[in-house]
RNA sequence: CAAGUAGACCGGAUGACCGCCCUGGCUCUUUAGAGUCAUGGAGGAAAGUCCGAGCUCCACCAGGCGGGGUACUGGGUAAUUCCCAGGAGGGGUGACCCUACGGAAAGUGCAACAGAAACAUACCGUCCUGACUUUGUCGGGAUAAGGGUGAAAUGGUGAGGUAAGAGCUCACCGGCAGUCAGGUGACUGGCUGGCCGUGCAAACCCUGCCCGGAGCAAGACCAAAUAGGGGGCUUACAGGAGCCUGGCCUUAACCCCGGGUUGGUCGCUAUUGAUCUCGAUGGUAACAUCGAGGCUAGAUGGAUGGUCAUCGCCCUGAUUCGUCAGGGUACAGAACUCGGCUUAUAGGUCUACUUGGCCC
RNA sequence: UCCCGGGUCGUUCAAUGGUAGGACAGGGGCCUUUGAAGCCUCUAAUCCAGGUUCGAGCCCUGGCCCGGGAGCCA
Numbered sequence: 001c002a003a004g005u006a007g008a009c010c011g012g013a014u015g016a017c018c019g020c021c022c023u024g025g026c027u028c029u030u031u032a033g034a035g036u037c038a039u040g041g042a043g044g045a046a047a048g049u050c051c052g053a054g055c056u057c058c059a060c061c062a063g064g065c066g067g068g069g070u071a072c073u074g075g076g077u078a079a080u081u082c083c084c085a086g087g088a089g090g091g092g093u094g095a096c097c098c099u100a101c102g103g104a105a106a107g108u109g110c111a112a113c114a115g116a117a118a119c120a121u122a123c124c125g126u127c128c129u130g131a132c133u134u135u136g137u138c139g140g141g142a143u144a145a146g147g148g149u150g151a152a153a154u155g156g157u158g159a160g161g162u163a164a165g166a167g168c169u170c171a172c173c174g175g176c177a178g179u180c181a182g183g184u185g186a187c188u189g190g191c192u193g194g195c196c197g198u199g200c201a202a203a204c205c206c207u208g209c210c211c212g213g214a215g216c217a218a219g220a221c222c223a224a225a226u227a228g229g230g231g232g233c234u235u236a237c238a239g240g241a242g243c244c245u246g247g248c249c250u251u252a253a254c255c256c257c258g259g260g261u262u263g264g265u266c267g268c269u270a271u272u273g274a275u276c277u278c279g280a281u282g283g284u285a286a287c288a289u290c291g292a293g294g295c296u297a298g299a300u301g302g303a304u305g306g307u308c309a310u311c312g313c314c315c316u317g318a319u320u321c322g323u324c325a326g327g328g329u330a331c332a333g334a335a336c337u338c339g340g341c342u343u344a345u346a347g348g349u350c351u352a353c354u355u356g357g358c359c360c
Numbered sequence: 361u362c363c364c365g366g367g368u369c370g371u372u373c374a375a376u377g378g379u380a381g382g383a384c385a386g387g388g389g390c391c392u393u394u395g396a397a398g399c400c401u402c403u404a405a406u407c408c409a410g411g412u413u414c415g416a417g418c419c420c421u422g423g424c425c426c427g428g429g430a431g432c433c434a
Base pairs, nucleotide, nucleotide: 001356002355003354004353005352006351007350008349009348010347012311013310014309015308016307017306018305020041021040023038024037025036026035027034028033043331047342048341050340051339052338053337054336055215056214057213058212060247061246062245063244064243065242067211068210069209070208071207072086073085074084075083076082087101088099089098090097091096102206103205107204108203109200110199111198123147124146125143126142127141128140129139130138131137132136155173156172157171158170159169160168174196175195176193177192178191179190180189181188182187219266220265221264222263229257230256231255232254238250239249240248259433260432261431273295275294276293277292278291279290280289281288282287312329313328314327315326316325317324318323361430362429363428364427365426366425367424370384371383372382373381378414386402387401388400389399390398407423408422409421410420411419
C1' cells in the first nucleotide's frame, strides 16, 4: 500500500419564524374553556410479534388425557429457542466463521424413475462342471473383484491367497464394541477384538427435560341509554377459563338470540426500577457484589411537524487549486412495561488481528 | 394494541415428498354460407430468500403481502 477478519460506536449541528402534545404557574371567565409564561417531547432498531418474564383476571388444589416446546457439555440469568466458555464435525492459505449437534441395534413407514436386485438380489462378465450337432449352444453350480443402473449397491487402498473370488488372511486408514488412563462433562488418547450394507426422525415415533389458560380491547370504577325482553338449563344428573376425574366452592351461574351505547377516570409512565452512567472487587468470560451520581415522551383518530438561512458529510462537473455550481443526506417512527432474537439501514469513525507486495 | 387464518396459470379449484392438473377466460385450427355450440391444439402459475432431503407446491426457519376476529352496559 492492497485485500480481508472480528469487535465497538455515530447515525447530522446551530439559529429565526409559524404550529402540535404533556406537566406546572399566573390571568380572564359562565360549571366549561380561553390567553400567556416556563420545563420536557422517538429509536438503534420504537418494526416483526419470534422467544422469555413482570403485571392482571380465570375462587383454589391434586391426578390423568390430549397438546406444545426443546435437544453436544459445563456455566450465566427473573427467565428463554438468549448469552459466555468448551467439545465434535464442516469451510477458509490465514485472522476467523458456520452447525435443528439425542436415538436408525425398540417398532412402523418411505426410498419415484432407472436397474437383475433398494432385505437378500446374478443382467453382462469371470471361474468350475454336464450334455450336444464342438473356436459355439443349452443346462447345473460358485462368485458382489470388474462392467452397467442409480442420489445411494454390502467398509476403503494395496498385497497374499484362490478354479475364479470374497476380512478368507495380512499391513495401513475409517467405523463399532470392550477395556485402561485423563477430564466436572461433552470428549480425547492408548490397547484388544475382523465385529463391519445404507439414507431419511425439519416421516410417525422412542428417550430425557420444561410448560395450567388467557391477555392492558387483561382488569377496576363512574356516567349515559334501553324491551332489565325471549330461549336453553330448572336446584342437581347444574355451573366453575382445553377435556376428563376427585376434593372443594357458588346458589345462582353459564350459553344463545335480541336491545342500548360507541363517553370518562384509573391501570399508564419512575422518588421509582430484574433502571441508567462511572469506579472498585471476584470470575477466562457471560455475569455477580459493593460504592458514588442521575431521573429520561405519555398521545387515545393518536403530539414529537413545516419553511428559511448558515455550516458539516457524500457524489458529479468545472477550476486560475483559492474554490464554485448542481444533486443527495438512509432505514424508519413510541402506545402496559422490561430482557433477548430476527429483519431493514445512505454515509462515516475507532481498536485489535490476518494474508500478500514493496521500502528501510 | 392483541389473537387467528391464508398466499398455485388472467380467474376459480386440485395435486401420498417423485412429469404441477382440471374448469372458465385468451390465441390458432376444424366444422358452418356466417355466427353460436361442439372437437383438436397452443400459451400461461407454486409470494420471496435460505435449509433438510437423491428429490420440496408439500417439511423447517426468516421475510413480504392479503383477509378475519376480540370493546362496554344490561

Model confidence (mean pLDDT): 76 of 100.
Two RNAs folded together computationally: RNase P RNA and transfer RNA, 434 nucleotides in total.
It holds a member of the Rfam family "Bacterial RNase P class A".